């Protein structure tokens, strides 16, 4: 090293790898759909910050203008010559010039260019190529000039001019040339064609240069061939946007002959022909250098083309050629133009898009650096010279990569900060301090590579050789730079920020602020408790960076090839015929274009990918390895597609037979009705409406009869019927005409499907011309309605509606569903054919239509479901958030109205579909309630009481405001209360707690003062227990200091608790299951029933909870027990249940019984209902009370209380006196008393219940007219007292009146309470004697022991009750019933509402802002056309040549007309946006006239009306159909 075997790893068809979502529409849901975010990237910029190093990158804007320096020279071994050294020979050097080579490379930029420019693959039989390599041959002889220099001379300068003279590898002539080129005549071979290669003969034409060297030789030069390298030209394919750019083109397309070129060619020219391009997008306009690649992406794609590399183009702007191998030439020439500079004004000079640099522009991009040491290039024989290419350095966190800013221990968890439930904790936090350790990087000192290979001199080897190759020795070459790297020293020393913390999205608290200041990517935060603003503490993320902004891709399946849709979300053309195009049945043969496989060439390098490898690692560099895909070539395959040939009959069509129908057109004809008119008959109204009026009618209407006329439409049949492509089509008959279906199976033989453009048809309205005109009826007029009514309703009424002929071309032109073909379960109707059977009633089969309900499947759902919205194929049309807008401009069609096509700026974060739960409806159904109705009595009118508003006031304290505030908080304001006002005082405070201590300070009494308060005097050893006592403990009183003050100040929208209301209404929910993608539903709906979600039955539900009911209290009956203060039948007794006695009765107060539709009849499955049923004290919840579901109203209350936060602290706290809450023009609520005879007054007389009583109730008796006083028996109460009940009953009187009604108001005199009765009490007596004669609109309560009426008690309370609350007495009327008003419950329906109808919402007008259309015009721009003029150059003519001149072409310039695009413009049109403007209320519910579409007219505005259409209309449920039985 190879082979074999094994293992591992990698690549690799296959396999494997690779693919994330979230926020935002809603009360919630699913979907559609946009907006936004998280990721990656960047030649970036900005803000804050910044220790080091490595590798890269660095004017994206003005292809704007450029000061200064440098960026291309070199050769003396081509030549002349100057200079230097030397006396010279000569040596050295190279300033000037001739000559050669190079300045066509290298470097820059991206203007132009949409093109063979670029990319890729080919061709060149149509070509060139200096220097280089190689092969063959040659290098002979001669000639005349010329630059520099010199002399003279012009000019300011740039730059010249003239003269004579000199050299060459400069220039010219001759010779030679077998090869080169050309001409003529042949031969051979080859090719896809023009042709190519090769060869023979003859003729013609064309070369050269020398230099160095002593020499050998070297190196040049010439001719020819070949190669290499580099190019030229041509071709296929690919290469952005606009159709509101649709027609373009005269050298245009082709031919022939020429010209020209290195070479083909209309490249150019003459002539001839009339072509060429275009919907597969020509022409025009806009934009742009292209590629390898780069970024992103799972990929397919999308975006991009800076650095590096390939190509192209350009070099101040435009044009032109010269030289040369190569240029139409960045640092060359000529001309024109603009600009800048110099000038002696005559004339000249210049071109950084080379490297630096400057100005300018801009958000923004670096040094006027070093070196040729390396790599590369030019020249040279070489040394060498030149090189802003290049190699290095400088600046910049611009990017990528790496390193560091320490490590370990350390709890008194330090101080400080922040926070809290705050005498204390939590957190910052092992963090710091402190202890020990380490020293990378930075710093200092020292050492110190590699980049170097060559070159020169000398000397070997190979070789013929000194060339060349390869050695040796010596000398020499380093910019960066003493750099990389290493060593040493010493010390934690020199080194952390930025953004964020509401969700998306990792990370939370305090303070400040108070819809302010501000934040914000989207949603959105901020109006006094902001995790969203600002600050702080804490935290999270990344880290020498971090954020923001811009841009690209992604997410975005949001343009969908991979990979979307079109019934209702955006989206099917109004319908058909048909051109191009696309797609296409079946058999067979051939071909091999598509297709597949294999081989091969290419796809530059770099990059990317895999694996090694070098810098300590990485970035970075270097090595190696390719695949896939594209294009080219060759070979093979032939299933499928295609092409060609030959067939087939199933698709399609034709002929034949039969059938159907409101299919179309034309003509004729019929009856009913409306209207008009004539006549008869007839009389006062008719008509119309919710009600009316306008209108018609005594000049005879309406109604009625008969005749006549006219126009339009066709009842019944008639129907989810039928026909037609759609629009649409309806009396009958006739004619013409079209279509469809079925049958049979003769003919053709794929003739088919779809269909961009195109053509035709196309409701209603509308337009034109001419007719016609009965009814209806936009506009219009009048009458109503109304706040108004340009409407709805009514009376009239013209266009129009009808016909003929033309136009228009749109509709909710709808099944909101394009056409064709095939396939995929059923059931039941119906129209029209055919066939079979038949019992003649029907049954079955099979086509074509037309409907309904369904399976699978589909769908967001609703729903669709053989008539698909299912499964597939083909073709066409259309969509891509809402608004702006189907608008503007342009084009086109139209007589017009208008139609078709069809944007943008700007603006919003949604707009939208289906379904769900509620709420609502001037939607529907069922039901209940003193809701109405039926009744009784009130309120509203009067006076007074009381509360409220308002007003007033120093204060009239505060709260409560529809129902659900207003005789409410307050169940009792003269002081107090009291919170308010005025005035005077207090300040750890008036009260309370803990409390050392004192141990009786109690209490009495002065002075000042309005009092609080201030300031004096006297006096005083308590009480309970224990103990012999001393004393102890406790009670009680005082009480220093300290700690806790206090607030009826604010927030009931920070709260607890309590309460009102819907409502004592029957509802509200849950678990499991089931249904639905889901919100949700079911249960809870349905049929009955109930006071009741009460119960029964049924049921994908089965159960359960909170409510209902019951349990509780009271009342009605009975029993048992008990018997005083209660009771008294019988016995005795008294004035008296007074006493003895008794507990039967009554009563009291405890227990128990009783009522459950239990029993009976009827009805009913049942629940239950019903009965002047039975029984029972009570009968269907017996009456009454307490009891109030889930929740609603941010309902009420911070002034009962409690309480977070905020606020006051010599006052917003506390004390005191006086005042106020009691005011009074007025308005309202709630009451009392009345207005009288069912009454008032007077006298007599009867019967309750339930309560209260010690700071109390207070008897008898006495006094007073009376309020009341004196008195003090009895009673902490079944005993005593309040206490008289009143209405009632009996008798008398009053006799209808402002009264013998009514009692307000006022005067006088009193009583009582109380410190106190003036503001401001109640009561009494006498006197006074107001309003008021039953109450407008409106409104309240009540259904039985209720209303009404009558009195009694209680709380509060010193006093004060018409209020509140309880008690009993007397004691009614009415309820047909549920149409209506109000409230409520259940089911259902519609909805654009969800703050939920006090909702939502439309348009004009007014105000501000923004963008935009039109606009008399004005102005600018690019391109084109025609004409004029025409530089340089080139070509050409003339002349012997030159110069000059002419001709052709042509840049720039000028003139003219038109089109296009931009800016601007008085004025004007609409549009959008903007918390609280005006007018109405069009839409959403039947939105109060159903709405909408097209069209026409009208109106401040939404809009109204006519005509035709649609359901995307509610209600009703007559027909039809379906489901179940």
């Nucleotide at each position: 090293a190879a082979a074999u075997g094994g293992a591992a790893u990698a690549u690799g068809a296959g396999g494997a790898u690779g693919a994330a979502g979230a926020g935002u529409u809603u009360g919630a849901u699913c979907c559609u759909g946009g907006c936004u975010c998280a990721g990656g990237a960047u030649g970036a910029a900005c803000g804050c910050u910044a220790g080091c190093g490595g590798a890269a990158g660095g004017c994206u804007u003005a292809a704007u203008a450029c000061a200064u320096g440098c960026a291309a020279g070199u050769u003396g071994a081509a030549c002349g010559u100057g200079c230097u050294a030397g006396u010279a020979a000569u040596a050295g050097u190279a300033a000037c010039g001739u000559a050669g080579c190079g300045g066509a490379c290298g470097g820059g930029u991206g203007c132009g260019u949409a093109a063979c420019g670029c990319g890729u693959a080919u061709g060149u039989a149509a070509c060139c190529u200096a220097c280089c390599u190689u092969u063959a041959a040659g290098u002979g002889g001669g000639g005349g000039a010329u630059a520099u220099a010199c002399u003279a001379u012009g000019g300011a300068a740039a730059c010249g001019u003239a003269g004579g003279g000199c050299a060459a590898u400069a220039c010219c002539c001759c010779a030679u040339a077998g090869u080169u080129u050309c001409a003529u005549a042949g031969g051979a071979g080859c090719g896809c064609a023009u042709g190519c290669u090769u060869u023979u003969a003859u003729g013609a034409a064309u070369a050269a240069a020398g230099a160095c060297g002593a020499g050998a030789g070297u190196u040049g030069c010439u001719u020819a061939g070949a190669g290499a390298u580099g190019g030229g030209c041509a071709u296929g394919c690919g290469u952005c946007c606009c159709a509101u750019u649709a027609g373009c083109u005269a050298g245009u397309u082709g031919g022939u002959g020429g010209u020209g070129u290195a070479a083909u060619g209309g490249a150019c020219u003459a002539c001839c022909a009339a072509g060429g391009c275009g919907a597969c997008g020509a022409u025009g306009g806009g934009u742009a250098a292209c590629u390898g690649g780069u970024c992103u992406g799972a990929g397919a794609g999308g975006a991009u083309g800076g650095u590096c590399a390939g190509u192209c183009a350009c070099a101040c702007u435009g044009g032109a050629a010269c030289u040369g191998a190569g240029a139409c030439a960045c640092g060359g020439u000529c001309c024109a133009g603009a600009c800048u500079c110099c000038u002696a004004c005559g004339g000249g000079a210049g071109g950084c898009a080379g490297c630096a640099g400057u100005a300018g522009g801009g958000a923004a991009u670096a040094u006027u650096g070093g070196g040729c040491a390396a790599u590369g290039g030019g020249c040279g024989g070489a040394a060498g010279c030149c090189u802003g290419a290049c190699c290095c350095a400088g600046c910049c966190a611009u990017u990528c990569c790496g390193c560091g800013u320490g490590c370990a221990g350390g709890a008194g968890g330090a101080a400080g900060g922040u926070u809290c439930u705050a005498u204390g904790a939590a957190u910052u936090g092992u963090a710091a301090a402190c202890u020990g350790c380490u020293u990378u990087a930075a710093u200092a000192u020292c050492u110190g590579a590699g980049u170097a290979a060559g070159u020169c001199a000398c000397u070997g080897u190979a070789u013929a050789g000194g060339a060349u190759a390869u050695g040796g020795u010596g000398a020499u070459u380093g910019c960066a730079a003493g750099u990389a790297a290493g060593a040493u020293a010493g010390g934690a020393a020199u080194a952390a920020g930025c953004a964020c913390c509401g969700g998306c999205u990792a990370a939370c608290u305090a303070c400040g602020u108070g819809c302010c200041a501000g934040c914000a990517g989207c949603c959105g935060c901020g109006g006094u408790a902001a995790u969203a603003c600002g600050u702080a503490g804490g935290g999270u993320g990344c880290g020498a960076g971090c954020g923001u902004u811009g841009u690209c891709c992604g997410g975005a399946a949001u343009u969908a090839c991979u990979g979307g849709g079109u019934u209702u979300a955006a989206a099917g053309g109004g319908u058909g015929c048909g051109u191009a195009g696309g797609c296409g049945g079946u058999u067979u043969a051939a071909c091999a274009a598509g297709u597949g496989u294999a081989a091969u060439g290419u796809u530059a390098a770099a990059a990317g990918u895999g694996c090694g490898u070098g810098c300590u690692u990485a970035a970075c560099g270097g090595g190696u390895a390719g695949c896939a895909g594209g294009c080219g070539u060759u070979a093979c395959a032939u299933a499928c597609u295609g092409u060609u040939g030959a067939g087939c009959u199933g698709g399609a069509a034709u002929a034949c037979c039969u059938a159907u129908g409101a299919g179309g057109c034309u003509a004729u004809u019929g009856g009913a009705a409306c209207g008009a008119u004539u006549g008869g008959a007839g009389u006062a109204g008719a008509g119309g409406u919710g009600a009316a009026a306008u209108u018609c009618g005594u000049a005879g209407a309406u109604a009625u009869c008969a005749g006549u006329c006219a126009g339009a439409a066709c009842a019944c049949c008639g129907a989810u019927u039928g026909c037609g492509g759609a629009g649409g089509c309806a009396g009958a008959u006739a004619g013409c005409u079209a279509a469809u279906a079925g049958g049979a199976g003769a003919u053709u033989g794929a003739c088919g499907c779809u269909g961009a453009g195109g053509c035709a048809c196309g409701a209603a309205a509308g337009c034109g011309u001419g007719g016609g005109g009965a009814g209806c009826a936009a506009a219009c007029a009048g009458g109503a309605u109304u706040a108004g009514a340009u409407a709805c309703c009514c009376u009239g009424g013209u266009a129009g509606u009808c016909c003929a002929c033309g136009c228009u071309g749109u509709a909710a032109a709808c099944g909101a569903u394009g056409g064709u073909u095939a396939c995929u379960a059923u059931a039941c109707g119906u129209u029209u054919g055919u066939c079979a059977c038949u019992g003649u009633g029907g049954u079955g089969a099979u086509g074509a239509g037309u409907g309904u309900a369904u399976a699978a499947g589909c769908g967001c759902a609703a729903g669709c479901g053989a008539u698909a919205a299912g499964u597939a194929a083909c073709c066409c049309a259309c969509c891509u958030g809402g608004g702006g807008a189907g608008u503007a401009c342009g084009u086109u069609c139209g007589c017009a109205a208008g139609g078709a096509u069809g944007a943008a700026a700007c603006u919003c974060a949604a707009a939208g579909g289906a379904a769900u739960u509620g709420a609502c409806g001037g939607g529907g159904g069922c039901c209940c309630g003193c809701a109405c109705a039926a009744g009784c009595g009130g309120u509203g009118g009067a006076g007074c009481a009381u509360g409220u508003g308002g007003u007033u006031u120093a204060a009239u304290u505060c709260g409560a405001c529809g129902a659900u505030a207003c005789g409410c908080g307050a169940g009792g304001a003269a002081c107090c209360u009291u919170a308010c006002c005025u005035a005077g005082g207090c300040u750890a405070g008036a009260a309370u707690g803990u409390g050392a201590g004192u141990g009786c300070c109690a209490c009495c009494u002065g002075u000042g003062g309005a009092g609080a308060c201030a300031u004096g005097g006297g006096g005083a050893u308590u009480u309970a227990u224990c103990g012999a006592g001393a004393g102890a403990u406790g009670a009680c009183a005082c009480g220093a200091a300290a700690c806790a003050a206090g607030g009826u100040g604010c927030u009931g929208c920070a709260u607890g608790g309590u309460u009102g209301u819907c409502g004592u209404c029957a509802g509200c929910u849950c678990g499991u299951g089931c249904c639905g993608u889901g919100a949700g539903g079911u249960g809870u709906u349905g049929g009955g029933u109930u006071a009741a979600g009460u119960c029964c039955c049924g049921c994908a539900a089965c159960g359960a909870g909170c409510g209902c009911a019951a349990c509780c209290c009271u009342u009605g009956u009975a029993u048992u027990u008990a018997u005083u203060u209660a009771c008294c039948a019988g016995u005795a007794u008294u004035g008296a249940g007074u006493u003895a006695g008794g507990u039967a009765c009554u009563a009291u107060a405890a227990a128990u019984a009783g009522a459950c539709u239990g029993c009976c009849g009827g009805c009913g499955u049942a629940a239950g209902c019903u009965g002047u049923g039975a029984g029972g004290a009570a009968g269907g919840u017996g009456g009454g009370g307490a009891c109030g579901a889930c929740g609603u109203c941010a309902a009420a209350u911070c002034a009962u209380c409690a309480u977070g936060g905020c606020c006051c602290u010599u006052a917003c706290g506390c004390c005191u006196a006086g005042g106020g809450c009691u005011a009074c023009a007025c308005a309202c609520g709630u009451g009392c008393u009345a207005c009288a005879a069912u009454g008032g007054u007077a006298a007599g007389u009867a019967c309750a219940a339930a309560g209260a009583g010690a700071u109390g109730c207070g008897a008898a008796g006495c006094a007073g007219c009376g309020a009341u006083g004196c008195g003090g028996a009895g009673c902490g109460g079944a005993u005593c007292u309040c206490a008289a009940a009143a209405a009632g009953c009996u008798u008398a009187u009053c006799u209808c009146a402002g009264u013998u009604c009514g009692g307000a108001u006022u005067g006088u005199a009193g009583u009582c309470u109380g410190c106190a009765a003036c503001u401001c009490g109640a009561c009494u007596a006498c006197a006074u004697g107001a309003a008021g004669c039953u109450g407008g609109a409106a409104u309240c309560g009540c259904u039985a022991g209720u209303a009404a009426u009558c009195g009694c008690g209680g709380a509060u309370c010193a006093u004060c009750a018409u209020g509140c609350u309880g008690c009993g007495g007397u004691g009614a009327a009415u309820a047909c019933g549920u149409u209506c008003c109000c409230g409520g419950g259940c089911c259902u329906u519609g909805u654009a509402c969800a703050c939920a109808c006090u909702g939502c919402c439309c348009g004009u007008c007014a105000a501000g802002c923004c963008a935009u259309g039109a606009g008399a015009g004005u102005u600018c721009g690019g391109g084109g056309u025609g004409c004029c003029u025409g530089a340089a150059g080139u070509a050409u003519u003339u002349u012997a040549u030159a110069a000059g001149a002419g001709u052709a072409u042509c840049a720039a310039g000028g003139c003219a007309a038109a089109a296009c695009g931009g800016a601007u413009g008085a004025u004007u049109g609409g549009g959008g946006c903007u918390a609280a403007g005006u007018c109405g209320u069009a839409a959403c519910a039947a939105g109060g006239u159903a709405g909408c579409c097209g069209u026409a007219c009208c109106g401040g505005a939404a809009g109204g009306u006519g005509u035709g259409g649609c359901u995307g209309g509610a209600u009703u449920a007559c027909c039809u159909c379906c489901u179940u039985a």